Predicted 3D model of a 534-nucleotide part of an RNA (small-subunit ribosomal RNA, 5' domain) from a metagenome. The RNAcentral record of the full RNA draws on SILVA.
Context: one part of a larger RNA
RNA sequence: GAACGAACGCUGGCGGCGUGCUUAACACAUGCAAGUCGAACGUGAAAUUUGCCUUCGGGCGAAGAGUAAAGUGGCGCACGGGUGAGUAACGCGUGGAUAAUCUACCCCGAGGCCCGGGAUAACUCGCCGAAAGGCGGGCUAAUACCGGAUAAUGUCCCACUACCCAAGUAGUGUGACCAUAGGAGGCUUACGCUUCCGCCACAGGAUGAGUCCGCGUACCAUUAGCUAGUUGGUAGGGUAAUGGCCUACCAAGGCUACGAUGGUUAGCUGGUCUGAGAGGACGAUCAGCCACACUGGAACUGAGACACGGUCCAGACUCCUACGGGAGGCAGCAGUGGGGAAUAUUGCGCAAUGGGGGAAACCCUGACGCAGCGACGCCGCGUGAGCGAUGAAGGCCUUCGGGUCGUAAAGCUCUGUCAGGUGGGAAGAACCCUCCGUCGAUUAAUAAUUGGCGGAGCUGACGGUACCACCAGAGGAAGCACCGGCUAACUCCGUGCCAGCAGCCGUGUAACGCGGAGGGUGCAAGCGUUGUUC
Numbered sequence: 001g002a003a004c005g006a007a008c009g010c011u012g013g014c015g016g017c018g019u020g021c022u023u024a025a026c027a028c029a030u031g032c033a034a035g036u037c038g039a040a041c042g043u044g045a046a047a048u049u050u051g052c053c054u055u056c057g058g059g060c061g062a063a064g065a066g067u068a069a070a071g072u073g074g075c076g077c078a079c080g081g082g083u084g085a086g087u088a089a090c091g092c093g094u095g096g097a098u099a100a101u102c103u104a105c106c107c108c109g110a111g112g113c114c115c116g117g118g119a120u121a122a123c124u125c126g127c128c129g130a131a132a133g134g135c136g137g138g139c140u141a142a143u144a145c146c147g148g149a150u151a152a153u154g155u156c157c158c159a160c161u162a163c164c165c166a167a168g169u170a171g172u173g174u175g176a177c178c179a180u181a182g183g184a185g186g187c188u189u190a191c192g193c194u195u196c197c198g199c200c201a202c203a204g205g206a207u208g209a210g211u212c213c214g215c216g217u218a219c220c221a222u223u224a225g226c227u228a229g230u231u232g233g234u235a236g237g238g239u240a241a242u243g244g245c246c247u248a249c250c251a252a253g254g255c256u257a258c259g260a261u262g263g264u265u266a267g268c269u270g271g272u273c274u275g276a277g278a279g280g281a282c283g284a285u286c287a288g289c290c291a292c293a294c295u296g297g298a299a300c301u302g303a304g305a306c307a308c309g310g311u312c313c314a315g316a317c318u319c320c321u322a323c324g325g326g327a328g329g330c331a332g333c334a335g336u337g338g339g340g341a342a343u344a345u346u347g348c349g350c351a352a353u354g355g356g357g358g359a360a361a362c363c364c365u366g367a368c369g370c371a372g373c374g375a376c377g378c379c380g381c382g383u384g385a386g387c388g389a390u391g392a393a394g395g396c397c398u399u400c401g402g403g404u405c406g407u408a409a410a411g412c413u414c415u416g417u418c419a420g421g422u423g424g425g426a427a428g429a430a431c432c433c434u435c436c437g438u439c440g441a442u443u444a445a446u447a448a449u450u451g452g453c454g455g456a457g458c459u460g461a462c463g464g465u466a467c468c469a470c471c472a473g474a475g476g477a478a479g480c481a482c483c484g485g486c487u488a489a490c491u492c493c494g495u496g497c498c499a500g501c502a503g504c505c506g507u508g509u510a511a512c513g514c515g516g517a518g519g520g521u522g523c524a525a526g527c528g529u530u531g532u533u534c
Stems, first nucleotide, its partner, number of pairs: 001534004006530005013381006019374002021339001026337003030334003035075003040072002043069001048063006082292003091217008101209002106205002109202001111200003114148004123138006154177003158173006182197006218264003225255003230252008267289004271282004294315005317328004345371001347370003353367001354365004384414004394405004418476001420471005428462001433457009479523005484505003490518005500507002
C1' cells in the first nucleotide's frame, strides 16, 4: 500500500447492488418447511336451510353432498434446504477402466394385457389402557394380494461358430424357467368397435449412480519399526457388481527413511486476497464433490437410503403421567435462551423460475421471488451556484504598525438533485386453461380425443414500487483523524522528567511531540483504532 463475512470509538443525508453466528455440531417454547391423486378402491358425515308427521321429547325425508374426513392403493418423501462435527482418505482434484455393474420417472422400437381365487383396512360390535395406543368377533372393494395358462429378441444349462489381453463378448441350435390391471371418454345401447391414460416382459437411448486404477493433495523423526483377516491361494457365501467384503482350509507373507506406524491439525475443489511475476495466505457468499443430522449401533421399505422433519435398540437430556407407562430431536425458515468483540423479521407471495403429485383444473413448495433490519462492503448522488471589501462584528496572533480566519459571512441574483407534498403510473405475463376461426392426425365415424397456426379472455407478492409531471423553497443533510522526523500540515496558553504521548526514533522549564485554543493538512458519509493476510 492492498484486502476483510470483521469488531470497537466518534459521527451519520439519500439511493442501487451485494452481504450478515467466523464463538457453543450448545439447549430449544411457538408457527410453518412434503405432499398429492376420487380418471385405482370401498365407505361417507355435520353445521345450516327446508318439507311432512308429532304424544311437542322428537321422528322421517330433500338440499348441503357423494362435499368434508379418515382408510386401502399409486407416485413422491433418497430431490430441494442446512451444517462442517468427523475425515490426511481413492475423501477431493485430474486422467482413465468397468469384457466386474445397476438405473424409477423420460424418449425410441417391437410384442402382450387370457382364466380364476381368497383375504383385509376403513365401517360395526365388544374388551383393555390415564394417555400413547392395542386386542378380539363380524361385513366389504381395488391398478392391494395369490394361483393357473401362454411365452421370447429375456434368464439358465449344454453343443457349435466368430472375436478377444484373461475372466469373457456376440451369434446359431436343443431343452428348462419366468409376467400382466385396469381406468376415463365417444358411438352402439344386445355383441362390439374405437381413442387416451395406465399395466407386463424385452431391446436400445438418455440421465443418474456404484466400484477399481495412475498421478497430485498439511505439519512432527523430540513418532522407526508396523501388521494375524494380517499378505496371497483354493472352495464357498454375499452383492447390481470386482474383491479377505465374509467363512473354512492351505501357504507365510504384506508395508517401511522414495517416511510405514503413531501423533497434531484440516472437509476438498473451481476459486478468493495479495503480488510485476514466481510465490504466499485463505477456502464466507456462488458452483461441483464428500461427510453428517441429539450420541452410538442396526436393518426394513424401495429403482435409489442404511434415510435431517422414517423404523428398531442402547445412552444422555427435556417433557407428560392415574407411577403401570409414554412423547421428543431447528446443523430447514423465522424466532428464544446461552456463549461472544460480534452477525437480521416469530414478514408477504406462489405473480415469476424450479420441484412433487394429478388426464387436467388445481393442490403443496420458509426452494425461490420479494419486502424488513444493520454505513457490514462496493458504487453513485447530495449537503447548493454566481456576484459580493466599509476586507463588518467576533476569535486568534502581534514587533501594537498590523496579520489571519476571509469572499468566508451578511447582502443581492439564481438553480431545484435528494428528502417532503400532489397527481399519473409501468416492464417483469407468457404459458396453462376457456372460447372462436382454420389446417391436419386418429377412427367405421361428420362423435370423442389430439397436434400446429391465428385471435380474444384470465393471472403481479413486490407495489400505487420504479419512473414521469407539477408544488414549495437554500430551505432538512459534515464529520473524523492528524500537524517533531519517517509524513502533507505551526503558533499561543496551561503543565513542569509531573500529568501524559508513543508504530520506530523519541518527548516533557520558553514543549511545533502532553492538555486546550486559533490556524492548517488529509480523507469524507464516513474517518480513525484494533485484529488478521499478502
Its Rfam family is "Bacterial small subunit ribosomal RNA".